[in-house]
Context: one part of a larger RNA
RNA sequence: UUGGGCCUAAAACGUCCGUAGCCGGACCAGUAAAUUCCUGGGUAAAUCGAGCGGCUUAACCGUUCGAAGUCCGAGGAGACUGCUGGUCUUGGGACUGGGGGAGGCUAGAGGUACUCCCGGGGUAGGGGUGAAAUCCUGUAAUCCUGGGGGGACCACCAGUGGCGAAGGCGUCUAGCUAGAACAGCUCCGACGGUAAGGGACGAAGCCUUGGGGCACAAACGGGAUUAGAUACCCCGGUAGUCCAAGGUGUAAACGCUGUAGGCUUGGUGUUGGAGAUCCUAUGAGGAUGUCCAGUGCCGGAGAGAAGUUGUUAAGCCUACUGCCUGGGGAGUACGGUCGCAAGACUGAAACUU
Numbered sequence: 001u002u003g004g005g006c007c008u009a010a011a012a013c014g015u016c017c018g019u020a021g022c023c024g025g026a027c028c029a030g031u032a033a034a035u036u037c038c039u040g041g042g043u044a045a046a047u048c049g050a051g052c053g054g055c056u057u058a059a060c061c062g063u064u065c066g067a068a069g070u071c072c073g074a075g076g077a078g079a080c081u082g083c084u085g086g087u088c089u090u091g092g093g094a095c096u097g098g099g100g101g102a103g104g105c106u107a108g109a110g111g112u113a114c115u116c117c118c119g120g121g122g123u124a125g126g127g128g129u130g131a132a133a134u135c136c137u138g139u140a141a142u143c144c145u146g147g148g149g150g151g152a153c154c155a156c157c158a159g160u161g162g163c164g165a166a167g168g169c170g171u172c173u174a175g176c177u178a179g180a181a182c183a184g185c186u187c188c189g190a191c192g193g194u195a196a197g198g199g200a201c202g203a204a205g206c207c208u209u210g211g212g213g214c215a216c217a218a219a220c221g222g223g224a225u226u227a228g229a230u231a232c233c234c235c236g237g238u239a240g241u242c243c244a245a246g247g248u249g250u251a252a253a254c255g256c257u258g259u260a261g262g263c264u265u266g267g268u269g270u271u272g273g274a275g276a277u278c279c280u281a282u283g284a285g286g287a288u289g290u291c292c293a294g295u296g297c298c299g300g301a302g303a304g305a306a307g308u309u310g311u312u313a314a315g316c317c318u319a320c321u322g323c324c325u326g327g328g329g330a331g332u333a334c335g336g337u338c339g340c341a342a343g344a345c346u347g348a349a350a351c352u353u
Base pairs, nucleotide, nucleotide: 003325004324005323006322007307008306012321014201015200016199017198021194022193023192025088026087027086028085029084030083031082033081035077036076037075039073040072041071043069048066049065050064051063052062053061054060091191092188093187094186095184096183097182103177104176105175106174107173108172109171110154111153114150115149116148117147118146119145120144121143125136126135162169163168205248206247207246208245209244210243211242215241216240220236221235222234223233258320259319260318261317262316263315266298267297268296269295270294271293272292273291274290276288277287278286279285302309303308326353327352328351335346336345337344338343
C1' cells in the first nucleotide's frame, strides 16, 4: 500500500537478445469504437437533498416530492485516443567510401626468463633470514661456458589510451568473423522504445573425462618465531593454475547509478573521423581553429540530507521494466525447479527487539 523511494540510509536483475503486454514521429481524408452534449424510455428498497409530521428536543423514525448514476434507444459534435485508406522523412534500417581498434575464433611463428638433461672448465661451500635453522652439496653443488628438451608467460611500447553488451581483451603473422564512429545524403518508409515469462553469454573458484605439468601454490610435512602459533617468515610440496570437451552460474559481476528518447550556461585535455586556414624539408609532415562520435578533469544554474553530482546528470520531461517498505531470526526452514556433486534460483514464519 490511490504514498514515497532505489550512488552512499532498504531497494537497478551480472549483461544482452527477444515473445505477450504497455507505449509510440509528421501531414491529409474517412469512420465514430472510445469521449462529450442533447433527448426518449427505464431506473426495488436503503442512501442523499427539500417540505411536512411522530417520539419533551436531537439522534432516530414516518410520509410526499426531487436528485444522481449504472442500462437500452434516437440525434448532434468532431479536437485528442483508436480503427481504415493515402502521403512524407526528421526516428529506425539498408547501401557506398576511406580510415581506426589488446573485439572474437582457428592455425603458424617468435622472444627473454625459468627449469631439467648432456659435455667442458672449476672447488668448497651454496641457499635462506631480522637473526637462524630445516634444505642442497665431495656420487662435485653454487659459479662460468657449449648443446639439447619442456611448459607457462608475453617486459619496454603502455597512455584516467583503445575495443567489447557485460564478463573481459595486450609478442608477431595469416585466414575466418562481428560491431561501432565519421562522410555521402543514394534507397526503404515508422519498419520504433521497453520488456513479464523465455533464450544466449557470463571472472575466479569448484566438478567430470582425457592430456599436460616449468613456475607458482590451497591442503599437507618440516624449520623458525611465540606463553601458545592449527598464522605472519623460511625450506619443501599435492590438488589447482595450462590444453581439449562438458557441467556449475556465482562475485565489492561496482559508475555500489536499469534501458531508450528529448531539452537545459561553459572551460580545458585526450582518442577516432571529416572539412577549413597557415607553414613546409612535399612525408600517411607540423601548427591553429570548426563539426560529429567517444573518453577524462574542472565547474555555472539546478538538484541533493550532505558528501557530491553537474550535456557521459544524481537537472527538467516522457515511455517501459525490475526492485524496496525497521533490525535480528535469514538468504535460514519447508516445498518446488535446476545440478554429477558442491550448491544455485525461488523464498517464509514463530519468536525477539